Predicted 3D model of a 530-nucleotide part of an RNA (small-subunit ribosomal RNA, 5' domain) from an uncultured bacterium.
The full RNA is in RNAcentral, with records from ENA and SILVA.
The coordinates come from a structure-prediction model, not an experiment, and the mean pLDDT is 84.
Context: one part of a larger RNA
RNA sequence: AACGAACGCUGGCGGCGUGCUUAACACAUGCAAGUCGAACGCGAAAGUUUUCUUCGGGAAACGAGUAGAGUGGCGCACGGGUGAGUAACGCGUAAGUAAUCUACCCAGACAUCAGGAAUAACCCACCGAAAGGUGUGCUAAUACCGGAUACGCUGAUUUAUCAGGAAAGGUGGCCUCUGAUUUAAGCUACCGUGUUUGGAGGAGCUUGCGUACCAUUAUGUUAGUUGGUAGGGUAAAGGCCUACCAAGACGACGAUGGUUAGCGGGUCUGAGAGGAUGAUCCGCCACACUGGAACUGGAACACGGACCAGACUCCUACGGGAGGCAGCAGUGAGGAAUAUUGCGCAAUGGGGGGAACCCUGACGCAGCGACGCCGCGUGGAUGAUGAAGGCCUUCGGGUCGUAAAAUCCUGUCAGAUGGGAAGAAGUGUUUAUGUGCUAAUACCAUGUAGAUUUGACGGUACCAUCAAAGGAAGCACCGGCUAACUCCGUGCCAGCAGCCGCGGUAAUACGGAGGGUGCGAGCGUUGUUC
Numbered sequence: 001a002a003c004g005a006a007c008g009c010u011g012g013c014g015g016c017g018u019g020c021u022u023a024a025c026a027c028a029u030g031c032a033a034g035u036c037g038a039a040c041g042c043g044a045a046a047g048u049u050u051u052c053u054u055c056g057g058g059a060a061a062c063g064a065g066u067a068g069a070g071u072g073g074c075g076c077a078c079g080g081g082u083g084a085g086u087a088a089c090g091c092g093u094a095a096g097u098a099a100u101c102u103a104c105c106c107a108g109a110c111a112u113c114a115g116g117a118a119u120a121a122c123c124c125a126c127c128g129a130a131a132g133g134u135g136u137g138c139u140a141a142u143a144c145c146g147g148a149u150a151c152g153c154u155g156a157u158u159u160a161u162c163a164g165g166a167a168a169g170g171u172g173g174c175c176u177c178u179g180a181u182u183u184a185a186g187c188u189a190c191c192g193u194g195u196u197u198g199g200a201g202g203a204g205c206u207u208g209c210g211u212a213c214c215a216u217u218a219u220g221u222u223a224g225u226u227g228g229u230a231g232g233g234u235a236a237a238g239g240c241c242u243a244c245c246a247a248g249a250c251g252a253c254g255a256u257g258g259u260u261a262g263c264g265g266g267u268c269u270g271a272g273a274g275g276a277u278g279a280u281c282c283g284c285c286a287c288a289c290u291g292g293a294a295c296u297g298g299a300a301c302a303c304g305g306a307c308c309a310g311a312c313u314c315c316u317a318c319g320g321g322a323g324g325c326a327g328c329a330g331u332g333a334g335g336a337a338u339a340u341u342g343c344g345c346a347a348u349g350g351g352g353g354g355a356a357c358c359c360u361g362a363c364g365c366a367g368c369g370a371c372g373c374c375g376c377g378u379g380g381a382u383g384a385u386g387a388a389g390g391c392c393u394u395c396g397g398g399u400c401g402u403a404a405a406a407u408c409c410u411g412u413c414a415g416a417u418g419g420g421a422a423g424a425a426g427u428g429u430u431u432a433u434g435u436g437c438u439a440a441u442a443c444c445a446u447g448u449a450g451a452u453u454u455g456a457c458g459g460u461a462c463c464a465u466c467a468a469a470g471g472a473a474g475c476a477c478c479g480g481c482u483a484a485c486u487c488c489g490u491g492c493c494a495g496c497a498g499c500c501g502c503g504g505u506a507a508u509a510c511g512g513a514g515g516g517u518g519c520g521a522g523c524g525u526u527g528u529u530c
Stems, first nucleotide, its partner, number of pairs: 001529003005526005012376006018369002020334001025332003029329003034074003039071002042068001047062006081287003090211008100203003105199008113147001115145002122137001124135004153164004169191006212259003220250003225247008262284004266277004289310004312323004340366001342365003348362001349360004379409004389400004413471001415466005423457001428452009474519005479500003485514005495502002
């Protein structure tokens, strides 16, 4: 000098930060990932109105194609947490990938043809305490299946060619004819779908160098071990895996083994070199009760998905089931020690959707804690009979001390009253108008202008007025180091102490008082680092 600190005494206000360093211990409760009806088939109820009525009730319309569950799509691999493991291509840095992949996004090209068979929801029947499950029957799609086509794509090759491989529609508008009132064909706009090329962003893999301690770990380590051939596997090189062949490979330039540890940007300290450290914020990695192996998918071997085993907890009708806070709050335990079961999606960002919008404990805010840094205040001026009182005294006096009182002022903060922002840009609706598209003044897309509309914080920041010195000072030290001295008590006792050392009857070192010194809403102590 510093700290994610703790403890003691004390404590007025505000701003900005920050807050389980220990048990990766166990967790009650709530919330933390959904969304789309413009992919699809279904589809209530309460209530209101009308009507019939045997007065019990029935029917119809609206509610409403709403709530809702289901199929399907996208998302759930992001965001958020933790640091157990890891001494490693994990991280850092510099390269490589002619050994690779890439959903959504951007740009280009070409297509989007013609068919089929099911299934959930639902109905019925049944099993089970529950969790849940079985069977019959019906139905749709942008779900599924094969077929056609194939510039570019992939493979083969004799570079002429041959072989293989795709798709899905939805919504709005216009017009014409038939049919007869919303369908079909056509045109058009928007959103999609398939193949392919390039980009952007992302990811996988490889390599050089650097990356803690112990040799009281060395006649050391290694058999898929080191290399080759062939094959398998992967998006992709490779003993990554398998068969065969060879006998290699690493090591005092520290192998192997052991201990400890997430790494970096940074942070602290220091004149620097260096040393220590890796909280908050940012990048990477690893993990998600413990262990294992996979599915789906562009990407996971997946925190709030699935399976198996284990430990633990809970429910049970004893047959069997359910669970995973190292998400945000919160509880217990551990500990010297670390916060609210708060408000809001208004902003920023993310997911879904054409949009409106929905979701978002990310985030924005508020609450608690002097935990840290910074700022402000606790009054200002005048005021000598140097009051009273305390302490000391050589008894003359000295000192606290302009300090107080008193007089005159001021009004920061806290208090009261009134006013009152910025953070909001948009989106939607509507009006006017321009452009593109088009047969079109329609629709759609887009630009401009006007109107309307959106704030958790919060009646907050800030401003004005009112009243009133009123509500706001402590802590440590005073032998030397080290700024600051006397009296009383005690009598090697009680005690102090960072080092030297004080205390056994005149203690500036113990305890108290007066006085003083230092810092000040803090001051000391302890711990740790330089």